[in-house]
Molecule: transfer RNA
Organism: Dehalococcoidales bacterium
Parts: sequence; C1' cells; structure tokens
RNA sequence: GGCCCCGUGGUGUAGCGGUCUAACAUGCCACCCUGUCACGGUGGAGAUCAGGGGUUCAAAUCCCCUCGGGGUCGCCA
Repeated sequence: GGCCCCGUGGUGUAGCGGUCUAACAUGCCACCCUGUCACGGUGGAGAUCAGGGGUUCAAAUCCCCUCGGGGUCGCCA
C1' cells in the first nucleotide's frame, strides 16, 4: 500500500430502509421491601448510532471520503 471486518448510553450487545421518540443485559440514581446489608420490586437519568458529505419522501441501516481498532495479502530494506 491492496482487500476484508468492526466502531451504537459507563460496560457488553441487538438492529440490516418506515412500528427508532433507538431495544436488552449489566452498572448508576431515587423510592419500596428488610432490624441492617445483600437479594428482590417500582420508577428515573444516561447514546450528535466514530466524524463529514451524498442518495431517498424517509438513513444507525445504502454509497463516498476521513479517523480509530483488528485480520489478511503484498512491496522495500
């Protein structure tokens, strides 16, 4: 350098054009429960969907560029 894969709340993931006002688990906060803690229950906060541009009536999702990570092949020495 070529090709391929990945990037989504604090963490791990789901999603594969329209029910996304983005779901689940865990963590966090409040309350309930308990003699206390843990467990359990209820509610809440938390994601410019890596960044930018494009296509579309509509983009986390499709296309292009860039950035970061990983894999593979090759080049120079």